[in-house]
Formats: sequence, C1' cells, structure tokens
RNA sequence: CGAACCAAACACGGGAGUCCGAUGCAUCGGGCUGAGAGGAGGGCAUGCAGCCCUCGACCGUCCGAACCUGAUCCGGGUCAUGCCGGCGCAGGGAGUCUCAUUCGUAGCCUU
Repeated sequence: CGAACCAAACACGGGAGUCCGAUGCAUCGGGCUGAGAGGAGGGCAUGCAGCCCUCGACCGUCCGAACCUGAUCCGGGUCAUGCCGGCGCAGGGAGUCUCAUUCGUAGCCUU
C1' cells in the first nucleotide's frame, strides 16, 4: 500500500401462533413450541378479545432458512398450533463503515 473478515456504531428488514379457564366490554390468568408469541404510550372500531402508528425486546442484512410466496399444501404427531419433517442445490428477500486480526506486495534496518 492492497485484499479479506469478526466486534462495535449507525441504518435497514421481519415475525408475534395455538389451546384452556375465568371474566367483562380496548380484559385477566395459565399451558405448548420457540431467539422472540405484543412490553410501554396512543389512535380507530364495537358483538367481540380486533386493526393501525411510535418506541422497546428478539432475530436477520447477499457467507442472506430472519422472514415471505407456494399453502385453506403433503406425511407424522398433538388438547391444539409451521409442533416435527418434506417442499427447499424452489422463487423472492433488507448494508455501510471499520479499531483489532489474518494474508499478500514493496522499501528500510539487523543477522
């Protein structure tokens, strides 16, 4: 000097299921799997436990199975559920910088 690559920083992407009981009207408690199953604030809706925004937690960012489509899919299993496997060398999918570290090249010094 060049290249590669973690941490960190900032930025971006993503998901929040299922079952049981009680209860009341933006609900509470518990079980299962999982990194995460809606924690905080607010708005909309009203025959139902919903939808949306901001922040936070968690995970992922091309070495990309975080996550989505296929999918109201297929097989197994469960109280039930992407719970497990297939699908899947299928298709999509969100990055910059870089202390340290490693490698290479050139020069200098020493032996």
Predicted 3D model of a 111-nucleotide RNA (TPP riboswitch aptamer (THI element)) from an Acidimicrobiia bacterium. The prediction has a mean pLDDT of 75. Taxonomically the source falls in Acidimicrobiia (Bacteria, Bacillati, Actinomycetota). It matches the Rfam family "TPP riboswitch aptamer (THI element)". About the family: Vitamin B(1) in its active form thiamin pyrophosphate (TPP) is an essential coenzyme that is synthesised by coupling of pyrimidine and thiazole moieties in bacteria. The previously detected thiamin-regulatory element, thi box was extended, resulting in a new, highly conserved RNA secondary structure, the THI element, which is widely distributed in eubacteria and also occurs in some archaea. It was read from a public genome assembly, where an Rfam model found it.